[in-house]
Context: one part of a larger RNA
């Protein structure tokens, strides 16, 4: 000098774009953050219409209606957060295959006949609650069986085995099976990837083989048996530290330092372990077990997991609103209309950063007053002010304007959709509302007086202060930056 997710001190007008829990991966009140489909299924409350009965309180039937809940499908493995762990095929790069892939695209074939349940519901219970039991009966694109069976699978090449579901406003949407594609992923290998030898030996499923098991898939991945191997001073093993890369900072470069925001990958979800479901998880707002912690309890027993968005306590030098909207982009579901989305888009707070603008412009000497200095003549502050003339940026108040935007529909025509923000324009008023901070001995731009008297103090280094201090404190004046200026930590 440059830089920062900064903090602190003094000061502080406006706007745009960014950015903001770096410490305790410490604990969390409250609300929201994943639903959707009635064109899969049965049932159906309130309300309204109508009809019948009535003891005039009401009750029964039919229709419209469609809430809450249930079965079923898809989604919930994405999106969002964090960096604890990890020195590793984790990441980066280049190869390679023994594999899987729901939804999507494409090509071929099929979509037949039956059955038994179960929730909801009704009824009777248990429990403080969470929840749960018996009996009765019901539906399906839920479940099961038969048939059919190849370009699928197995095979001793004769043969054997395996499927389906309907709905519809009749337009269509689906279902099963096989091939191909696309996309996502799983495993494997070469090379690269920080410190420590005041860590020198490490290893028994360990290294290899054969048989078997397991997996979507290769493999000591697992297991029985056999052999005795495997790694290591080119640093094994141990220890401490650390997510990695694209990048970022600095530097002429080489390099050094770093990995916050954004993008890609990995890992984690109170701590530890486990599997279930599924195309996909060993699953942040799923399940089970154990533990710690917290809450409810009728003491028998239950409930919870903000490293999602806000917010709160704690610790800390230190880091924001318990905001608006699905209008846009994107995602889930749905034929669609649509619905849901703290993703996202916006607004709010903070000079935290970068950038832009403003705090007026011209004239004005009797060089006013005041301040400071003085050799007492004057000098300086200083055209600075006053005063005269002007302008209207920004901010303030009022009114126009309309970018950001197209969905839907067979087509045309036409009509509709903005949470938030605003380019620009016009009117009003009036210089009015808007300047500070550090420094002035040398390095280093800028000095005088007074006070103090090795005191009080200053200080980045050299060093100042013991009675005329340009270095301390104040005043005046000056210098440098400027909505900032200084200080401190850290990097080059």
């Nucleotide at each position: 000098g440059a830089a920062u997710g900064a903090a602190c001190g003094u000061u502080g007008g406006c706007g745009g774009c960014g950015u903001g829990g770096a410490u305790u991966a410490g604990g969390c009140a409250u609300g929201c953050a994943a639903g959707u489909c009635g064109u899969g299924c049965g049932a159906g409350a309130a309300a309204c219409c109508u009809u019948c009965c009535u003891u005039c309180g009401g009750g029964g039937g039919g229709g419209u209606g469609g809430a809450c809940a249930g079965c079923g499908g898809c989604g919930a493995a994405a999106g969002g957060g964090a960096g604890a762990g990890u020195a590793a095929c984790g990441c980066g790069u280049g190869g390679a295959u023994a594999c899987c892939u729901a939804c999507c695209c494409u090509c071929g074939g099929g979509u037949u006949c039956g059955g038994a349940a179960u929730a909801g519901c009704g009824u009777c219970g248990g429990g403080a609650a969470a929840c749960u039991g018996g009996c009765g009966g019901u539906a399906a694109u839920a479940c099961c069986g038969g048939a059919u069976a190849a370009u699928a699978u197995c095979c001793c090449c004769u043969g054997a085995u395996c499927a389906a579901a309907g709905c519809u406003u009749c337009g269509g949407c689906g279902c099963c099976u096989g091939g191909g594609g696309a996309c996502u992923g799983g495993a494997c290998c070469g090379c690269g990837u920080a410190c420590u030898a005041u860590u020198a030996g490490c290893u028994u499923g360990u290294u290899g083989g054969c048989g078997g098991g397991g997996u979507a898939a290769c493999g000591g991945c697992c297991u029985a048996c056999c052999a005795a191997g495997g790694c290591u001073u080119c640093g094994a093993u141990g220890g401490g530290u650390a997510c990695c890369g694209g990048g970022u900072g600095u530097g002429a470069g080489a390099g050094c330092a770093u990995g916050g925001c954004c993008c890609g990958g990995c890992u984690c979800a109170c701590u530890g372990g486990g599997a279930c479901u599924g195309a996909g998880a060993c699953a942040c707002u799923g399940c089970c077990c154990a533990g710690a912690c917290a809450c409810c309890u009728a003491c028998g027993g239950g409930u919870g997991g903000c490293u999602g968005c806000a917010g709160u306590c704690g610790a800390g030098a230190a880091u924001c609103u318990u905001c608006g909207g699905c209008a846009a982009u994107g995602g889930g579901c749905g034929c669609a209309a649509g619905u849901c989305c703290g993703a996202c888009c916006g607004a709010g707070c903070g000079a935290c950063g970068c950038c832009g603008c403003g705090u007026g412009c011209g004239g004005g000497a009797u060089g006013a007053a005041g301040g400071c200095c003085u050799u007492c003549g004057g000098g300086u502050u200083g055209u600075a002010a006053a005063c005269c003339g002007c302008u209207g940026u920004c901010a303030g108040a009022g009114g126009g304007g309309g970018c950001u935007a197209u969905c839907c529909c067979c087509u045309u025509a036409g009509a509709u959709u903005g949470a938030c923000c605003u380019a620009u324009u016009u009117u009003c008023a009036g210089a009015g509302g808007a300047a500070g901070g550090a420094c002035g001995g040398g390095c280093u731009a800028a000095g005088u007086u007074c006070g103090u008297g090795c005191c009080a103090g200053c200080a980045g280094c050299c060093g100042c202060g013991g009675u005329a201090a340009g270095a301390c404190g104040a005043a005046c004046c000056g210098u440098c930056c400027a909505a900032a200026c200084g200080u401190u930590c850290u990097u080059c």
Molecule: small-subunit ribosomal RNA, 5' domain
Organism: uncultured prokaryote